[in-house]
RNA sequence: GCCGGUUGUUGUAAUGGAAGCAAAGAAGUCUUUGAAGCUUAAAGCAUGGGUUCGAUUCCCGUACCGGCUG
Repeated sequence: GCCGGUUGUUGUAAUGGAAGCAAAGAAGUCUUUGAAGCUUAAAGCAUGGGUUCGAUUCCCGUACCGGCUG
């Protein structure tokens, strides 16, 4: 210099119209106890701008991570 990535505690979807799923953790239920099962709740779009009626999504900058090249 070029390319890609950043979504909850973790992993991972969502290509312009209400941010989901799984695991973990929490509460309850069940059980002699625990686990498993079942139910419930909480928790997230890296950041600053722009475009748009509307942005996780499109555009630009910044930060961080990874890769490629010299």

The RNA shown here (transfer RNA) has 70 nucleotides and comes from a Lachnospiraceae bacterium. It matches the Rfam family "tRNA". By type it is a transfer RNA.